[in-house]
Context: one part of a larger RNA
């Protein structure tokens, strides 16, 4: 010099930023992932309409609407947001390979959407459990599920051409054989299914080179290293399994222990170095501990499911429920670290034709001198150099132009008034409507110096000196060292110096 800092003492106002670094403890309570009625059946409520009753404002039956909750389906939940346990490892970081590869939604293409069927759930009914959740009969629908047709493409075999970078690639090349569709709304313009290519995204795999410490860790390995066959995968590969071979890694540090998320960065420093990984952004890894898979275009899945641990909560004792390292908040540890806030107005993300509805992502506001800037706490005149304080050679210094006292000006803070931009956006009936922040920011107008300064130090290093007072005591102190009766070093006053809404002290790091 710096900080995500803490503590002492002080503390006016703003702007931007930061805020659990320790206990990846343990959590009360609310809200953080839903949406689509333009796939689907059923229930259909408010309101309109008409009709018949009469007790004249009600009741009853039909149309019409279509609110709201449950269920089948689609997509979303694998995103965003949170944490650094683990992890010394293709985890990251730069550079390359995939002739071994996947890729919903989007874009461009080319082809197509024929024609049956059988269940279900919800409803209904019986019933079982405290509960949690079932069981059991019956009905019912679909862009749910299914059988069959079609097949230029696609997958497999033969076969032909070209061409490469070992395996090998490429062709709408020819010629056997296996498999897909599924509608809705009607405003009538569209969204859509399927089956192929090619592209964008996003992933996966492999390798080369980098970057902790320790030899008081020296040999370390049996799926271990390689072939062969096989199975697995979206792919390559001991990934995994037979067999066969006896390889393979190491003093250029292997096995071990230690300690660690890693990078852009950020700090220091003339540089080289050197620390360091809060916030911001990229990748990785976890999600109460452990192991496993299901769904699915993606998961071995933070807020999905099973099984086993530990805790903790219900219980009628058989039996069940949770999982804040999400945002708020609590308890607990700590030197220490914040509100159980508004809002979808804007950026952005999911559904949705859309209108919307959801988004503690995000915008903002609360608290905290934690931090960095930025402004103020007056300005000009003013000498009898007043009072008082303090020192003194008693003569005066000093505090001091400071004050008092005069002219002045009012930023902030305070009241009155008006008052946004963020919205070129969104939505619409083409009138018009929509901003949480927020009556904020900003502008103008009043009153009045009016409401606003402190902490460290003063022996040398080092800017700053006297008095009392204590008397190796109390007490200081980075270091050097002071203090034992005149202490510029311990306490107090004056006076001085340096920063200043701060100054100081600790710790860490250059």
């Nucleotide at each position: 010099g710096a900080c995500g800092a803490a503590c002492g003492c002080u503390g006016g106002c703003g702007g931007c930023g930061u805020g659990c670094u320790u206990a990846a403890c343990a959590c009360a309570u609310g809200c953080a992932a839903g949406u689509c009625g333009a796939a689907c059946g059923a229930u259909g409520a408010a309101g309109c309409c008409u009709c018949a009753g009469c007790u004249u404002g009600c009741u009853g039956g039909g149309g019409u609407g279509g609110a709201a909750g449950a269920g089948u389906g689609g997509c979303g939940a694998a995103c965003g947001g949170g944490u650094g346990a683990g992890u010394a490892a293709c985890a990251c970081g730069u550079g390359a390979g995939c002739a071994a590869c996947c890729u919903g939604c989007c874009c461009a293409u080319c082809a197509c959407u024929c024609u049956g069927g059988g269940a279900u759930a919800a409803g209904c009914g019986c019933u079982g459990g405290a509960a949690a959740c079932g069981g059991u009969g019956u009905c019912u629908a679909a862009u749910a599920c299914u059988g069959g047709a079609u097949a230029u493409g696609a997958c497999c075999c033969a076969u032909c051409a070209c061409c490469g970078c070992a395996u090998g690639g490429u062709g709408u090349g020819u010629g056997g054989g296996u498999g897909g569709a599924a509608a809705g709304a009607u405003u009538u313009a569209u969204c859509g299914g399927u089956g192929g290519u090619g592209g964008a995204u996003g992933g996966g795999c492999u390798c080369a080179c980098g970057g902790c410490c320790u030899a008081u860790c020296a040999g370390c390995u049996u799926g271990u290293u390689g072939g062969u066959g096989g199975g697995g995968u979206a792919a390559u590969g001991g990934c995994c399994u037979a067999c066969c071979a006896a390889g393979g890694c190491g003093a250029c540090g292997a096995c071990g222990g230690g300690u660690a998320g890693c990078c852009g960065g950020c700090c220091u420093g003339a540089g080289a170095g050197g620390g360091u990984g809060a916030c911001c952004g990229g990748c990785c890894a976890c999600a109460c501990u452990g192991g496993g898979a299901c769904u699915g275009a993606g998961a071995c899945a933070c807020g999905g499911c099973c099984c086993a641990g530990a805790c903790u909560c219900c219980u009628a004792c058989g039996g069940g429920a949770g999982g804040c390292a999400g945002c708020a908040g609590u308890g607990g540890g700590g030197a220490a670290u914040a509100u159980u806030g508004c809002a979808c107005a804007a950026u952005g993300g999911g559904c949705g034709c859309a209108a919307g509805c959801c988004u503690g992502a995000u915008g903002c506001a609360g608290c905290a001198a934690c931090g960095c800037c930025g402004c103020g706490u007056g300005a000009g005149g003013g000498a009898u150099g007043a009072c008082g304080g303090c020192c003194u050679u008693c003569g005066g210094g000093u505090u001091g132009u400071a004050a008092a006292c005069c002219u002045c000006u009012u930023u902030u803070a305070g009241c009155a008034g008006g008052g946004a931009a963020g919205a070129g956006g969104c939505c619409u009936u083409u009138g018009g409507g929509u901003g949480a922040c927020g009556g904020u920011a900003c502008c103008u107008g009043c009153a009045g110096a009016a409401a606003a300064a402190g902490c460290a130090c003063c022996g040398g290093c080092u800017a700053a000196c006297u008095a009392c007072g204590u008397g190796c005591c109390a007490g200081c102190a980075g270091c050097c060292g002071c203090g034992g009766u005149a202490a510029u070093a311990c306490g107090u006053a004056g006076g001085g110096u340096g920063c200043a809404a701060g100054c100081g002290u600790u710790g860490u790091c250059c």